This is a predicted structure of a 331-nucleotide RNA (Bacterial RNase P class A). Its mean pLDDT, the model's own confidence on a scale to 100, is 75. Its Rfam family is "Bacterial RNase P class A". It is annotated as a ribozyme.
[in-house]
C1' cells in the first nucleotide's frame, strides 16, 4: 500500500406546531420539569422480592454442570492459566471427569468390526483333492486385534527374544497455590464410542408482581382420629374441612433510591474491588414516548419498557476509534 486479527463507540441531527404519559406549582385551565434499548426481544440460567408450612433432616426421580486457581449476592455465567487441536503469524477453537463396573453399538465394504477367528498369500504333508502351521505381506474400512525400525528365530512365521526408539504410567527429584511441566528409575501392552445407557462428584423444595398487601358475617360436615397444606416417599412441623352472602374487585400499595449510574483515586495481568465526589434518569393498567413540516447529513438497521438486577442466547443499515499481525516497496 494489499491482506488480516482482537476489541470499543455511535444507532440519524436542529427547530417549529399540535398531542400523549408522570411529577411539581398555581388553580381547573394552563404553566414547568422528565419521558425505551443496545438489544427494552427469547424467557435460557442465577439472584433480590413475595407467598406456600420455622423450607429444616434424609431417600428416590427429574434436570443441569464437569482440567485448575480466581471474581462475583449468585450462577451452568466471568478472567487467567494448564493440557489438546488450528493458523506463517496476530489470533482463533476445545461436547477438557470414568471405557482394566456392567451393558450396548460400529453402517456400507470385507474372511473377520472386538468374540477371535483366517478369503488371498506363505510354509508343511499329498499325484491332486485337501489336511495341518502362520497371522509378517495384500486387498476393504473411519477404525482391522493394536508398540515401530533392525538383528536373532523358524518349515514358513510371530514381543517369540533382544537391541535402540516411541507411548501409557507407579514412584522419586525439582519447579508451581494448582491443573501440570522438566528429569530419572522401574514396569506394562487395556480398538472405539459416554453429544448410547451408565457410574462417581457437584448443584436444585415448589410457585412467579394476574406473586402478594384483607377480610367479615352464616350454613353444612366432623369430632381427637381421619383428612388436609403448592411436584413424590419417610421424618419433623404446621392446619379443623367444605359451602353461600356481604365487603373489595383496579383506587391506592407493591412500582421503581437501586448487588443504581458518571467521574476521579488506589489495588489486582484480568474478572473485579474499595474510597471520595456528582446525579436521578418513565413507571402505564388498554396501556404515554407520537404526528406533521423546513432544514442539514453519512439517508438512518433490527427492534418498543410492564417488578428489579446479573448473564447467556439470537437479531441489526452503516459509520468510527484503538492495539496487533503477515507480505511486498521505500528511507
Nucleotide at each position: 500500500a494489499c491482506a488480516g486479527u482482537u476489541u470499543g463507540u455511535c444507532a440519524g441531527g436542529u427547530g417549529a406546531u399540535c398531542g400523549c404519559u408522570u411529577a411539581u406549582g398555581u388553580u381547573u385551565a394552563c404553566a414547568u420539569a422528565a419521558g425505551a434499548g443496545g438489544a427494552a426481544a427469547g424467557u435460557c440460567c442465577g439472584g433480590g422480592c413475595a407467598g406456600u408450612g420455622u423450607a429444616g433432616g434424609g431417600c428416590a426421580a427429574u434436570g443441569a454442570c464437569a482440567g485448575u486457581c480466581g471474581c462475583u449476592a449468585a450462577c451452568g455465567g466471568c478472567g487467567a492459566c494448564c493440557g489438546g487441536g488450528g493458523g506463517c503469524g496476530a489470533c482463533c477453537c476445545u461436547a477438557g471427569g470414568g471405557a482394566a463396573a456392567g451393558u450396548g453399538c460400529c453402517a456400507c465394504a470385507g474372511a473377520a468390526a472386538c468374540g477371535a477367528a483366517a478369503c488371498u498369500a506363505c510354509c508343511u504333508u499329498g499325484a491332486a483333492a485337501a489336511a495341518g502351521g502362520c497371522a509378517a505381506a495384500g486387498a476393504u474400512g473411519a477404525a482391522a486385534c493394536g508398540a515401530g525400525u533392525g538383528a536373532g528365530g523358524u518349515a514358513a512365521g510371530a514381543g517369540c527374544u533382544c537391541a535402540c526408539a516411541g507411548c501409557a504410567u507407579u514412584c522419586c527429584a525439582c519447579g508451581g497455590u494448582g491443573a501440570c511441566g522438566u528429569g530419572g528409575c522401574g514396569u506394562g501392552a487395556a480398538g472405539g464410542u459416554a453429544a448410547a445407557c451408565c457410574c462417581u462428584g457437584u448443584c436444585a423444595g415448589c410457585u412467579g408482581c394476574a406473586a402478594g398487601g384483607a377480610g367479615a358475617u352464616u350454613u353444612g360436615c366432623a369430632u381427637u382420629a381421619a383428612g388436609g397444606g403448592c411436584g413424590g416417599c419417610c421424618c419433623g412441623u404446621c392446619c379443623g374441612c367444605a359451602g353461600a352472602u356481604c365487603g373489595a374487585u383496579a383506587c391506592c400499595c407493591g412500582c421503581u433510591u437501586g448487588a443504581u449510574c458518571a467521574a476521579g483515586u488506589a489495588g489486582g495481568c484480568a474478572a473485579c474491588u474499595a474510597c471520595u465526589u456528582g446525579a436521578c434518569u418513565a413507571g402505564a393498567u388498554a396501556g404515554a414516548u407520537g404526528a406533521u413540516c423546513a432544514c442539514c447529513c453519512a439517508c438512518g438497521a433490527c427492534a418498543g419498557a410492564a417488578c428489579c438486577c446479573g448473564g447467556c442466547u439470537u437479531a441489526c443499515c452503516g459509520a468510527u476509534g484503538a492495539a496487533c499481525u503477515g507480505u511486498c516497496a521505500c528511507u